[in-house]
Context: one part of a larger RNA
RNA sequence: UGACGGGGGCCCGCACAAGCGGUGGAGUAUGUGGUUUAAUUCGACGCAACGCGCAGAACCUUACCUGGUCUGGACAUCCCGGGAAUCUCCCAGGAAACGGGAGAGUGCCUCUUUGAGGAACCUGGUGACAGGUGCUGCAUGGCUGUCGUCAGCUCGCGUCGUGAGAUGUUGGGUUAAGUCCCGCAACGAGCGCAACCCCUAUUGUUAGUUGCCAUCAUUUAGUUGGGCACUCUAGCGAGACUGCCGGUGACAAACCGGAGGAAGGUGGGGACGACGUCAAAUCAUCAUGGCCCUUAUGUCCAGGGCUACACACGUGCUACAAUGGCGGAUACAAAAAGUUGCAAUAGGGCGACCUGGAGCUAAUCUUUUAAAGUCCGUCUCAGUUCGGAUCGUAGUCUGCAACUCGACUACGUGAAGUUGGAAUCGCUAGUAAUCGUGGAUCAGCAUGCCACGGUGAAUACGUUCCCGGGCCUUGUACA
Repeated sequence: UGACGGGGGCCCGCACAAGCGGUGGAGUAUGUGGUUUAAUUCGACGCAACGCGCAGAACCUUACCUGGUCUGGACAUCCCGGGAAUCUCCCAGGAAACGGGAGAGUGCCUCUUUGAGGAACCUGGUGACAGGUGCUGCAUGGCUGUCGUCAGCUCGCGUCGUGAGAUGUUGGGUUAAGUCCCGCAACGAGCGCAACCCCUAUUGUUAGUUGCCAUCAUUUAGUUGGGCACUCUAGCGAGACUGCCGGUGACAAACCGGAGGAAGGUGGGGACGACGUCAAAUCAUCAUGGCCCUUAUGUCCAGGGCUACACACGUGCUACAAUGGCGGAUACAAAAAGUUGCAAUAGGGCGACCUGGAGCUAAUCUUUUAAAGUCCGUCUCAGUUCGGAUCGUAGUCUGCAACUCGACUACGUGAAGUUGGAAUCGCUAGUAAUCGUGGAUCAGCAUGCCACGGUGAAUACGUUCCCGGGCCUUGUACA
RNA backbone atom coordinates (compact mmCIF):
# COMPACT_ATOMS: atom_id res chain seq x y z
C1' U A 1 0.00 0.00 0.00
C1' G A 2 -3.66 -3.62 -0.29
C1' A A 3 -6.67 -7.82 1.32
C1' C A 4 -9.43 -9.81 5.33
C1' G A 5 -12.41 -9.41 10.38
C1' G A 6 -19.01 -13.35 13.25
C1' G A 7 -14.13 -4.57 14.40
C1' G A 8 -16.29 0.57 14.49
C1' G A 9 -18.67 5.03 12.03
C1' C A 10 -21.41 7.27 7.72
C1' C A 11 -24.29 6.19 3.19
C1' C A 12 -26.86 3.63 -0.90
C1' G A 13 -29.64 -0.38 -3.75
C1' C A 14 -37.01 -4.00 -4.61
C1' A A 15 -31.28 -5.49 -0.03
C1' C A 16 -34.75 -6.03 4.11
C1' A A 17 -39.38 -4.13 5.83
C1' A A 18 -44.71 -2.59 3.91
C1' G A 19 -47.65 -4.57 -0.15
C1' C A 20 -49.29 -7.18 -4.92
C1' G A 21 -48.57 -11.37 -7.96
C1' G A 22 -46.02 -15.84 -8.55
C1' U A 23 -42.42 -20.43 -8.42
C1' G A 24 -41.97 -24.95 -5.26
C1' G A 25 -47.78 -29.39 -5.44
C1' A A 26 -50.98 -31.01 -10.86
C1' G A 27 -50.92 -31.69 -16.36
C1' U A 28 -48.00 -30.11 -20.26
C1' A A 29 -44.08 -27.27 -23.37
C1' U A 30 -38.96 -26.43 -23.34
C1' G A 31 -33.68 -26.63 -21.61
C1' U A 32 -30.23 -29.43 -18.50
C1' G A 33 -28.28 -33.58 -15.54
C1' G A 34 -28.46 -38.74 -15.37
C1' U A 35 -29.40 -43.23 -17.73
C1' U A 36 -29.92 -45.63 -22.33
C1' U A 37 -28.14 -45.97 -27.30
C1' A A 38 -24.77 -47.87 -33.28
C1' A A 39 -25.34 -42.48 -32.54
C1' U A 40 -28.38 -40.00 -28.85
C1' U A 41 -22.93 -34.17 -32.48
C1' C A 42 -20.53 -30.04 -29.82
C1' G A 43 -20.25 -25.99 -26.43
C1' A A 44 -22.37 -23.22 -21.83
C1' C A 45 -22.06 -25.07 -14.99
C1' G A 46 -23.08 -20.33 -8.31
C1' C A 47 -24.70 -15.22 -8.87
C1' A A 48 -22.84 -14.17 -14.43
C1' A A 49 -24.83 -22.51 -17.36
C1' C A 50 -29.93 -24.80 -17.69
C1' G A 51 -37.10 -21.37 -23.52
C1' C A 52 -28.57 -20.43 -23.33
C1' G A 53 -25.37 -20.59 -28.78
C1' C A 54 -30.60 -22.58 -31.75
C1' A A 55 -34.38 -15.55 -35.11
C1' G A 56 -37.47 -21.92 -35.62
C1' A A 57 -33.27 -30.60 -36.15
C1' A A 58 -39.01 -34.51 -41.06
C1' C A 59 -34.74 -34.36 -45.89
C1' C A 60 -31.43 -30.17 -45.95
C1' U A 61 -29.48 -27.83 -41.68
C1' U A 62 -25.75 -31.69 -39.28
C1' A A 63 -20.89 -31.17 -37.04
C1' C A 64 -23.02 -37.64 -34.69
C1' C A 65 -24.01 -43.17 -36.11
C1' U A 66 -24.58 -47.33 -39.82
C1' G A 67 -23.81 -48.62 -44.73
C1' G A 68 -22.23 -47.38 -49.77
C1' U A 69 -18.58 -44.00 -52.65
C1' C A 70 -14.21 -40.62 -54.23
C1' U A 71 -8.66 -39.65 -53.76
C1' G A 72 -5.26 -33.76 -56.35
C1' G A 73 -10.23 -34.09 -54.35
C1' A A 74 -17.06 -30.75 -52.91
C1' C A 75 -13.80 -25.49 -52.95
C1' A A 76 -8.83 -21.80 -54.79
C1' U A 77 -4.32 -20.43 -57.90
C1' C A 78 -0.53 -21.92 -61.38
C1' C A 79 1.44 -25.44 -65.67
C1' C A 80 0.48 -29.15 -69.86
C1' G A 81 -3.21 -31.91 -73.19
C1' G A 82 -8.32 -32.29 -75.09
C1' G A 83 -13.24 -30.16 -75.63
C1' A A 84 -17.49 -24.54 -76.48
C1' A A 85 -20.63 -23.81 -72.50
C1' U A 86 -25.01 -26.08 -72.05
C1' C A 87 -29.43 -28.97 -72.76
C1' U A 88 -32.39 -33.48 -73.66
C1' C A 89 -33.15 -38.72 -73.44
C1' C A 90 -32.20 -44.01 -72.11
C1' C A 91 -30.64 -48.04 -68.64
C1' A A 92 -29.53 -55.08 -66.98
C1' G A 93 -27.05 -51.43 -62.59
C1' G A 94 -28.04 -48.73 -57.89
C1' A A 95 -31.23 -46.54 -51.91
C1' A A 96 -28.78 -42.42 -53.78
C1' A A 97 -24.02 -40.78 -54.56
C1' C A 98 -22.10 -42.97 -58.53
C1' G A 99 -21.54 -45.83 -63.09
C1' G A 100 -22.62 -46.85 -68.45
C1' G A 101 -24.63 -45.08 -73.20
C1' A A 102 -27.01 -41.97 -77.11
C1' G A 103 -28.39 -37.31 -79.28
C1' A A 104 -28.73 -31.94 -80.03
C1' G A 105 -25.31 -27.94 -79.92
C1' U A 106 -21.30 -24.60 -81.60
C1' G A 107 -21.80 -18.69 -79.08
C1' C A 108 -18.16 -13.99 -77.20
C1' C A 109 -13.34 -11.11 -78.19
C1' U A 110 -8.70 -10.39 -81.24
C1' C A 111 -5.69 -11.20 -85.53
C1' U A 112 -4.53 -11.79 -92.27
C1' U A 113 -9.96 -15.69 -94.94
C1' U A 114 -8.66 -21.09 -94.44
C1' G A 115 -6.84 -21.19 -89.58
C1' A A 116 -4.66 -19.67 -84.99
C1' G A 117 -4.82 -17.31 -80.21
C1' G A 118 -7.55 -15.40 -75.84
C1' A A 119 -11.67 -14.84 -71.84
C1' A A 120 -15.31 -17.91 -69.39
C1' C A 121 -16.78 -23.03 -68.58
C1' C A 122 -16.14 -28.64 -68.76
C1' U A 123 -12.68 -32.68 -68.70
C1' G A 124 -7.72 -35.85 -68.30
C1' G A 125 -2.62 -35.40 -66.16
C1' U A 126 1.64 -33.42 -63.15
C1' G A 127 2.92 -31.65 -58.52
C1' A A 128 3.33 -27.18 -55.60
C1' C A 129 -1.10 -27.74 -52.78
C1' A A 130 -6.42 -27.96 -51.25
C1' G A 131 -9.50 -29.64 -47.05
C1' G A 132 -10.38 -30.58 -41.40
C1' U A 133 -17.11 -27.96 -36.84
C1' G A 134 -9.65 -32.31 -35.42
C1' C A 135 -6.69 -30.51 -30.19
C1' U A 136 -5.11 -26.39 -27.24
C1' G A 137 -9.88 -19.97 -25.10
C1' C A 138 -4.07 -22.04 -19.91
C1' A A 139 -0.34 -19.58 -26.79
C1' U A 140 -3.78 -15.44 -29.10
C1' G A 141 -6.81 -11.27 -31.93
C1' G A 142 -11.70 -9.83 -32.10
C1' C A 143 -16.34 -9.91 -29.75
C1' U A 144 -19.10 -10.77 -25.04
C1' G A 145 -20.67 -11.56 -19.79
C1' U A 146 -19.85 -9.83 -14.69
C1' C A 147 -18.90 -6.60 -10.40
C1' G A 148 -21.90 -1.97 -12.19
C1' U A 149 -24.43 3.10 -14.80
C1' C A 150 -21.33 1.28 -8.92
C1' A A 151 -18.55 6.48 -8.44
C1' G A 152 -14.76 5.58 -8.77
C1' C A 153 -9.43 5.03 -11.35
C1' U A 154 -5.13 7.83 -12.33
C1' C A 155 -1.30 11.49 -14.02
C1' G A 156 2.17 16.11 -14.24
C1' C A 157 4.68 19.52 -11.27
C1' G A 158 5.39 20.82 -6.14
C1' U A 159 5.84 19.35 -0.92
C1' C A 160 6.71 15.45 2.99
C1' G A 161 9.27 10.64 3.86
C1' U A 162 16.18 7.06 3.98
C1' G A 163 12.50 4.15 1.30
C1' A A 164 8.08 1.42 -0.11
C1' G A 165 4.93 5.50 -0.52
C1' A A 166 1.93 9.76 1.13
C1' U A 167 -0.32 14.40 -0.18
C1' G A 168 -3.83 16.01 -4.09
C1' U A 169 -8.59 12.08 -3.74
C1' U A 170 -8.51 13.38 3.47
C1' G A 171 -11.81 17.14 6.57
C1' G A 172 -17.06 20.36 7.23
C1' G A 173 -21.54 20.50 4.36
C1' U A 174 -24.23 18.80 -0.07
C1' U A 175 -25.58 15.61 -4.29
C1' A A 176 -28.14 10.39 -8.14
C1' A A 177 -22.77 11.37 -8.79
C1' G A 178 -14.72 12.50 -6.92
C1' U A 179 -22.00 16.64 -8.12
C1' C A 180 -20.93 21.28 -6.27
C1' C A 181 -19.31 24.74 -2.23
C1' C A 182 -15.98 25.93 1.85
C1' G A 183 -11.44 24.74 4.14
C1' C A 184 -6.57 22.67 3.53
C1' A A 185 0.95 21.89 1.01
C1' A A 186 -0.92 21.67 -2.44
C1' C A 187 -1.77 23.64 -7.69
C1' G A 188 -3.63 21.77 -12.09
C1' A A 189 -5.07 17.90 -15.59
C1' G A 190 -6.96 13.14 -17.84
C1' C A 191 -10.41 8.63 -18.13
C1' G A 192 -15.23 8.12 -15.88
C1' C A 193 -20.31 11.36 -13.74
C1' A A 194 -23.41 15.02 -16.10
C1' A A 195 -24.44 17.36 -20.83
C1' C A 196 -24.19 16.96 -26.21
C1' C A 197 -27.62 11.93 -29.51
C1' C A 198 -32.67 9.19 -30.06
C1' C A 199 -37.93 8.29 -28.45
C1' U A 200 -41.87 10.37 -25.50
C1' A A 201 -45.01 14.53 -22.84
C1' U A 202 -46.81 20.76 -24.55
C1' U A 203 -46.78 24.24 -28.38
C1' G A 204 -45.57 27.68 -32.83
C1' U A 205 -44.50 27.56 -37.91
C1' U A 206 -43.88 25.24 -42.89
C1' A A 207 -46.37 21.52 -45.90
C1' G A 208 -51.62 19.36 -47.09
C1' U A 209 -51.68 13.59 -50.16
C1' U A 210 -52.62 8.46 -49.82
C1' G A 211 -54.25 11.85 -44.07
C1' C A 212 -58.43 15.04 -41.86
C1' C A 213 -63.95 17.12 -42.21
C1' A A 214 -65.82 22.65 -38.82
C1' U A 215 -68.73 25.41 -42.52
C1' C A 216 -71.77 24.46 -47.93
C1' A A 217 -73.70 20.74 -51.13
C1' U A 218 -73.69 15.21 -51.92
C1' U A 219 -73.46 9.92 -50.34
C1' U A 220 -74.94 3.32 -47.88
C1' A A 221 -69.91 5.08 -46.83
C1' G A 222 -65.03 11.62 -46.33
C1' U A 223 -68.14 8.55 -51.11
C1' U A 224 -67.71 12.95 -54.47
C1' G A 225 -67.23 18.41 -55.22
C1' G A 226 -64.96 21.74 -51.96
C1' G A 227 -61.72 23.18 -47.84
C1' C A 228 -56.53 22.55 -44.88
C1' A A 229 -59.64 25.24 -39.78
C1' C A 230 -59.23 20.48 -36.52
C1' U A 231 -56.83 15.51 -36.10
C1' C A 232 -52.59 13.43 -37.98
C1' U A 233 -47.99 13.03 -40.49
C1' A A 234 -42.56 15.04 -40.43
C1' G A 235 -39.05 18.99 -41.12
C1' C A 236 -37.44 23.47 -38.57
C1' G A 237 -38.13 26.05 -33.95
C1' A A 238 -39.88 27.38 -28.76
C1' G A 239 -40.12 25.43 -23.88
C1' A A 240 -37.38 23.72 -17.80
C1' C A 241 -32.68 26.97 -16.28
C1' U A 242 -33.44 25.96 -9.13
C1' G A 243 -35.02 31.00 -13.93
C1' C A 244 -38.87 33.69 -9.95
C1' C A 245 -40.84 34.24 -4.53
C1' G A 246 -40.44 32.78 0.78
C1' G A 247 -37.84 29.95 4.51
C1' U A 248 -33.42 27.08 6.31
C1' G A 249 -28.16 27.21 5.64
C1' A A 250 -21.79 29.46 6.70
C1' C A 251 -23.04 35.92 3.14
C1' A A 252 -21.66 29.22 0.08
C1' A A 253 -23.06 24.87 -2.34
C1' A A 254 -27.57 23.15 -1.58
C1' C A 255 -32.30 21.66 0.70
C1' C A 256 -37.72 22.54 1.93
C1' G A 257 -42.28 25.01 0.52
C1' G A 258 -44.88 28.04 -3.16
C1' A A 259 -46.21 30.57 -7.84
C1' G A 260 -46.62 30.25 -12.92
C1' G A 261 -46.57 26.12 -16.31
C1' A A 262 -48.34 20.69 -20.67
C1' A A 263 -44.14 19.35 -17.89
C1' G A 264 -40.19 21.01 -11.73
C1' G A 265 -35.88 20.17 -9.70
C1' U A 266 -31.80 14.36 -13.85
C1' G A 267 -39.73 15.37 -16.31
C1' G A 268 -40.26 9.59 -18.17
C1' G A 269 -37.55 5.94 -21.19
C1' G A 270 -33.32 4.41 -24.42
C1' A A 271 -28.36 4.37 -26.46
C1' C A 272 -23.90 5.20 -23.93
C1' G A 273 -20.30 0.81 -19.39
C1' A A 274 -13.76 4.41 -16.46
C1' C A 275 -8.86 1.80 -14.41
C1' G A 276 -9.53 -3.03 -13.69
C1' U A 277 -11.47 -8.28 -11.57
C1' C A 278 -12.88 -13.47 -12.66
C1' A A 279 -5.84 -17.60 -16.65
C1' A A 280 -14.66 -15.80 -16.76
C1' A A 281 -16.94 -17.46 -21.99
C1' U A 282 -15.99 -18.36 -27.13
C1' C A 283 -10.15 -22.08 -31.67
C1' A A 284 -18.02 -24.50 -33.45
C1' U A 285 -19.39 -16.91 -36.17
C1' C A 286 -14.77 -15.15 -37.89
C1' A A 287 -9.39 -14.65 -37.77
C1' U A 288 -4.92 -16.95 -35.97
C1' G A 289 0.44 -19.38 -33.50
C1' G A 290 1.67 -24.37 -32.36
C1' C A 291 0.36 -29.63 -32.70
C1' C A 292 -2.24 -33.55 -35.34
C1' C A 293 -4.98 -36.22 -39.98
C1' U A 294 -3.73 -36.39 -45.57
C1' U A 295 -6.86 -43.35 -50.20
C1' A A 296 -8.58 -39.86 -44.23
C1' U A 297 -9.83 -36.84 -38.47
C1' G A 298 -10.87 -34.75 -45.84
C1' U A 299 -15.31 -35.44 -49.61
C1' C A 300 -20.23 -37.17 -51.66
C1' C A 301 -24.77 -40.01 -50.75
C1' A A 302 -29.01 -42.99 -48.50
C1' G A 303 -31.16 -44.23 -43.99
C1' G A 304 -31.06 -43.36 -38.84
C1' G A 305 -29.87 -39.99 -34.63
C1' C A 306 -29.82 -34.83 -32.31
C1' U A 307 -37.24 -36.01 -30.77
C1' A A 308 -34.69 -42.16 -26.56
C1' C A 309 -36.92 -42.33 -20.73
C1' A A 310 -37.07 -45.50 -14.26
C1' C A 311 -35.74 -40.60 -12.61
C1' A A 312 -33.83 -35.34 -10.72
C1' C A 313 -33.50 -29.89 -11.44
C1' G A 314 -34.30 -24.92 -13.99
C1' U A 315 -37.58 -21.69 -17.04
C1' G A 316 -42.54 -21.16 -19.02
C1' C A 317 -47.83 -22.26 -20.44
C1' U A 318 -52.79 -24.06 -18.88
C1' A A 319 -55.63 -24.71 -14.71
C1' C A 320 -57.93 -25.88 -10.11
C1' A A 321 -63.39 -21.86 -11.19
C1' A A 322 -69.01 -17.74 -9.98
C1' U A 323 -64.36 -11.02 -9.79
C1' G A 324 -66.13 -17.51 -13.26
C1' G A 325 -67.71 -21.04 -17.62
C1' C A 326 -71.03 -21.08 -21.90
C1' G A 327 -74.48 -18.71 -25.75
C1' G A 328 -76.16 -14.22 -28.31
C1' A A 329 -75.63 -8.87 -29.31
C1' U A 330 -72.29 -4.71 -29.32
C1' A A 331 -67.84 -0.61 -28.58
C1' C A 332 -62.79 1.29 -28.59
C1' A A 333 -56.16 0.47 -30.26
C1' A A 334 -51.07 0.87 -31.18
C1' A A 335 -47.17 -0.97 -33.68
C1' A A 336 -45.53 -3.94 -37.59
C1' A A 337 -45.40 -6.68 -42.27
C1' G A 338 -46.56 -7.58 -47.54
C1' U A 339 -44.80 -8.86 -55.17
C1' U A 340 -41.39 -16.22 -54.74
C1' G A 341 -45.82 -11.63 -51.05
C1' C A 342 -50.52 -9.58 -48.28
C1' A A 343 -54.98 -10.99 -50.35
C1' A A 344 -60.74 -8.12 -50.25
C1' U A 345 -66.09 -8.68 -52.23
C1' A A 346 -68.45 -13.41 -53.59
C1' G A 347 -69.33 -18.84 -53.40
C1' G A 348 -68.59 -24.08 -51.04
C1' G A 349 -67.53 -26.68 -46.27
C1' C A 350 -69.83 -27.70 -39.00
C1' G A 351 -64.55 -26.50 -39.28
C1' A A 352 -59.25 -26.56 -40.38
C1' C A 353 -59.63 -24.96 -45.31
C1' C A 354 -60.94 -24.78 -50.59
C1' U A 355 -62.57 -22.19 -55.40
C1' G A 356 -61.64 -17.63 -57.35
C1' G A 357 -59.04 -13.37 -57.71
C1' A A 358 -60.62 -6.94 -57.11
C1' G A 359 -56.79 -3.97 -55.08
C1' C A 360 -51.79 -3.09 -53.35
C1' U A 361 -44.11 -2.29 -54.50
C1' A A 362 -48.53 0.49 -49.74
C1' A A 363 -50.64 7.26 -44.65
C1' U A 364 -54.20 4.79 -50.94
C1' C A 365 -54.96 -1.97 -51.01
C1' U A 366 -54.48 -6.21 -47.65
C1' U A 367 -53.18 -8.80 -43.11
C1' U A 368 -57.49 -6.37 -39.63
C1' U A 369 -63.50 -8.93 -36.56
C1' A A 370 -58.48 -6.51 -31.35
C1' A A 371 -59.39 -9.08 -26.61
C1' A A 372 -60.33 -8.15 -21.82
C1' G A 373 -64.92 -4.39 -21.63
C1' U A 374 -70.50 -3.38 -21.96
C1' C A 375 -75.75 -5.44 -22.40
C1' C A 376 -79.09 -9.79 -22.22
C1' G A 377 -79.72 -14.97 -21.03
C1' U A 378 -78.15 -19.51 -18.66
C1' C A 379 -75.31 -22.62 -15.13
C1' U A 380 -75.70 -22.56 -8.65
C1' C A 381 -70.72 -24.81 -5.87
C1' A A 382 -70.48 -30.26 -7.99
C1' G A 383 -64.38 -33.06 -9.79
C1' U A 384 -69.37 -29.72 -12.17
C1' U A 385 -71.80 -26.72 -18.42
C1' C A 386 -64.65 -26.15 -13.94
C1' G A 387 -60.25 -28.25 -16.10
C1' G A 388 -58.40 -29.86 -20.47
C1' A A 389 -54.12 -34.07 -20.53
C1' U A 390 -54.54 -38.76 -22.91
C1' C A 391 -56.50 -41.90 -26.54
C1' G A 392 -59.81 -43.46 -30.93
C1' U A 393 -61.87 -42.19 -35.72
C1' A A 394 -62.37 -38.96 -39.87
C1' G A 395 -60.10 -34.87 -42.19
C1' U A 396 -57.23 -30.02 -43.79
C1' C A 397 -52.55 -27.69 -45.12
C1' U A 398 -47.25 -27.25 -46.22
C1' G A 399 -43.72 -29.99 -48.56
C1' C A 400 -40.11 -34.70 -53.36
C1' A A 401 -41.54 -36.90 -48.62
C1' A A 402 -45.24 -35.93 -42.21
C1' C A 403 -43.55 -44.04 -40.01
C1' U A 404 -39.58 -42.84 -36.68
C1' C A 405 -40.71 -36.95 -36.14
C1' G A 406 -45.05 -31.27 -38.33
C1' A A 407 -49.07 -27.90 -37.31
C1' C A 408 -54.23 -27.41 -37.41
C1' U A 409 -59.76 -29.04 -37.63
C1' A A 410 -64.33 -31.97 -36.40
C1' C A 411 -66.73 -35.79 -33.54
C1' G A 412 -66.08 -38.90 -29.44
C1' U A 413 -62.98 -39.78 -24.89
C1' G A 414 -62.60 -37.04 -20.74
C1' A A 415 -56.84 -37.93 -16.62
C1' A A 416 -54.32 -35.16 -12.69
C1' G A 417 -55.82 -30.92 -10.40
C1' U A 418 -60.29 -28.15 -4.99
C1' U A 419 -54.63 -22.79 -4.42
C1' G A 420 -49.69 -26.15 -3.37
C1' G A 421 -44.24 -28.37 2.63
C1' A A 422 -39.39 -26.59 3.66
C1' A A 423 -37.86 -22.94 0.72
C1' U A 424 -37.72 -19.20 -3.05
C1' C A 425 -38.56 -15.15 -7.26
C1' G A 426 -40.32 -10.48 -9.65
C1' C A 427 -42.14 -5.63 -9.09
C1' U A 428 -42.15 1.46 -6.51
C1' A A 429 -46.54 3.86 -11.61
C1' G A 430 -48.96 4.02 -16.59
C1' U A 431 -45.10 0.04 -12.86
C1' A A 432 -47.11 -4.95 -10.99
C1' A A 433 -51.19 -7.77 -12.43
C1' U A 434 -54.33 -8.86 -16.49
C1' C A 435 -56.07 -8.67 -21.96
C1' G A 436 -55.30 -9.23 -26.80
C1' U A 437 -52.17 -7.62 -31.48
C1' G A 438 -47.86 -7.78 -34.66
C1' G A 439 -42.79 -9.15 -36.21
C1' A A 440 -38.05 -11.83 -36.99
C1' U A 441 -36.61 -16.93 -38.04
C1' C A 442 -39.69 -19.60 -41.58
C1' A A 443 -42.09 -24.17 -47.42
C1' G A 444 -44.51 -25.82 -42.84
C1' C A 445 -44.04 -25.59 -37.41
C1' A A 446 -43.92 -20.67 -31.08
C1' U A 447 -46.65 -21.89 -24.43
C1' G A 448 -39.97 -19.20 -26.59
C1' C A 449 -37.87 -14.35 -28.12
C1' C A 450 -38.47 -9.19 -29.73
C1' A A 451 -41.91 -5.31 -30.00
C1' C A 452 -47.09 -2.90 -29.58
C1' G A 453 -51.10 -0.94 -27.41
C1' G A 454 -56.05 -1.78 -23.89
C1' U A 455 -57.67 -2.05 -18.61
C1' G A 456 -54.99 -0.69 -14.47
C1' A A 457 -53.73 -1.34 -8.58
C1' A A 458 -51.60 -1.97 -3.40
C1' U A 459 -47.57 -0.39 -0.36
C1' A A 460 -42.88 2.05 1.36
C1' C A 461 -43.24 3.37 9.27
C1' G A 462 -38.29 2.90 8.58
C1' U A 463 -32.64 1.13 8.06
C1' U A 464 -32.28 -3.06 13.80
C1' C A 465 -31.53 -7.43 10.80
C1' C A 466 -30.27 -10.72 5.61
C1' C A 467 -27.53 -9.83 0.69
C1' G A 468 -24.47 -6.68 -2.47
C1' G A 469 -21.82 -2.08 -2.94
C1' G A 470 -19.22 2.98 -1.80
C1' C A 471 -16.18 6.29 1.69
C1' C A 472 -13.39 6.98 6.36
C1' U A 473 -11.14 4.52 10.39
C1' U A 474 -9.08 0.36 13.48
C1' G A 475 -6.66 -4.73 14.41
C1' U A 476 -3.73 -8.45 11.88
C1' A A 477 1.65 -14.08 13.12
C1' C A 478 -1.81 -12.54 5.62
C1' A A 479 0.44 -10.65 0.45
Background
Predicted 3D model of a 479-nucleotide part of an RNA (small-subunit ribosomal RNA, 3' major domain) from an uncultured delta proteobacterium. It matches the Rfam family "Bacterial small subunit ribosomal RNA". Gene Ontology terms of the family: ribosome and structural constituent of ribosome.